[in-house]
The part of an RNA shown here (small-subunit ribosomal RNA, central domain) has 346 nucleotides and comes from Hymenobacter sp. HMD2156. Its mean pLDDT, the model's own confidence on a scale to 100, is 88. Its Rfam family is "Bacterial small subunit ribosomal RNA". The organism belongs to Hymenobacter, within Bacteria.
Context: one part of a larger RNA
RNA sequence: UUGGGUUUAAAGGGUGCGUAGGCGGCCCGUUAAGUCCCGGGUGAAAGCCCACAGCUCAACUGUGGAACUGCCCUGGAUACUGGCGGGCUUGAGUCCAGACGAGGUUGGCGGAAUGGAAGGUGUAGCGGUGAAAUGCAUAGAUACCUUCCAGAACCCCGAUUGCGUAGGCAGCUGACUAGGCUGGUACUGACGCUGAGGCACGAAAGCGUGGGGAGCGAACAGGAUUAGAUACCCUGGUAGUCCACGCCGUAAACGAUGGAUACUCGCUGGUGGCGAUAGACAGUCACUGGCUUAGCGAAAGCGGUAAGUAUCCCACCUGGGGAGUACGCUCGCAAGAGUGAAACUC
Numbered sequence: 001u002u003g004g005g006u007u008u009a010a011a012g013g014g015u016g017c018g019u020a021g022g023c024g025g026c027c028c029g030u031u032a033a034g035u036c037c038c039g040g041g042u043g044a045a046a047g048c049c050c051a052c053a054g055c056u057c058a059a060c061u062g063u064g065g066a067a068c069u070g071c072c073c074u075g076g077a078u079a080c081u082g083g084c085g086g087g088c089u090u091g092a093g094u095c096c097a098g099a100c101g102a103g104g105u106u107g108g109c110g111g112a113a114u115g116g117a118a119g120g121u122g123u124a125g126c127g128g129u130g131a132a133a134u135g136c137a138u139a140g141a142u143a144c145c146u147u148c149c150a151g152a153a154c155c156c157c158g159a160u161u162g163c164g165u166a167g168g169c170a171g172c173u174g175a176c177u178a179g180g181c182u183g184g185u186a187c188u189g190a191c192g193c194u195g196a197g198g199c200a201c202g203a204a205a206g207c208g209u210g211g212g213g214a215g216c217g218a219a220c221a222g223g224a225u226u227a228g229a230u231a232c233c234c235u236g237g238u239a240g241u242c243c244a245c246g247c248c249g250u251a252a253a254c255g256a257u258g259g260a261u262a263c264u265c266g267c268u269g270g271u272g273g274c275g276a277u278a279g280a281c282a283g284u285c286a287c288u289g290g291c292u293u294a295g296c297g298a299a300a301g302c303g304g305u306a307a308g309u310a311u312c313c314c315a316c317c318u319g320g321g322g323a324g325u326a327c328g329c330u331c332g333c334a335a336g337a338g339u340g341a342a343a344c345u346c
Base pairs, nucleotide, nucleotide: 004317005316006315007300008299012314014201015200016199017198021194022193023192025088026087027086028085029084030083031082033081034080035077036076037075039073040072041071042070049065050064051063052062053061054060091191092188093187094186095184096183097182098181100179103177104176105175106174107173108172109171110154114150115149116148117147118146119145120144121143125136126135162169163168206247207246208245209244210243211242215241216240220236221235222234223233258313259312260311261310262309263308266291267290268289269288270287271286272285273284274283295302296301319346320345321344328339329338330337331336
């Protein structure tokens, strides 16, 4: 490379938008580039292949044939693909109506808890553990009551729920804003799918500047445990966790399962609509679960939310270690990220 693969064996990009490209619905006409056919030209010789012949045979050589699967020209065919023109509505989108949700941004408000401050009551302990100690406390702690302050997170509802492309989103409420779904079938008329590069978004931690700092808490200190204990347990505690703006760009970013379309036995829950007001057990659309038929799978399992049956496009894999390392390049303030080998070795 061909081939074969990518839930768990190596392998789906973290997610979206989208450029080039690849692929693309139904009908009619036209063209004849692809495609197919007739004929012509060319496709040097040698070689390969076949037949015969010459060296005693063979190798070798000679003669003839076939072949040279290609290219060019002329004429023709028109189903399919392409080009051009016209039409269509089922794909896609728009419009109108309706309900839906922790979707996003920003402001206001609330209670519980925690910590602190002040005052009061009150007296000897509190706290913590397997047991203790460090720690706090007669300068009055812990506990209880009143008032005030601060920051962070929102009990119950809560779900096997919902929303979002992913990351993710949860007290109540206002403003702004996005979305899918259902019903109508008014409008456009293939406007579609995918998407190398590219661009945007992207948990936590981390970084820069400024603020904030209750609780928690890397580092750190002390107390224990232990043979030791740079840990697990305890008492403290800085960064951080929070806010604004700017970076970083990673993850078991997971359904370890790329996206799109079509098709394929049933049963049973849930969410949002439509439909139905009737003799009664059902329907329909979208989403979200469980079990299962065929089929698939090495099995576990998957099974209309496919890992089944097919088509299109992208990404990725090719023995283990060395190594996601080195070097180079790009990006970054840095941390580092992206790309990504080889020697050697089994």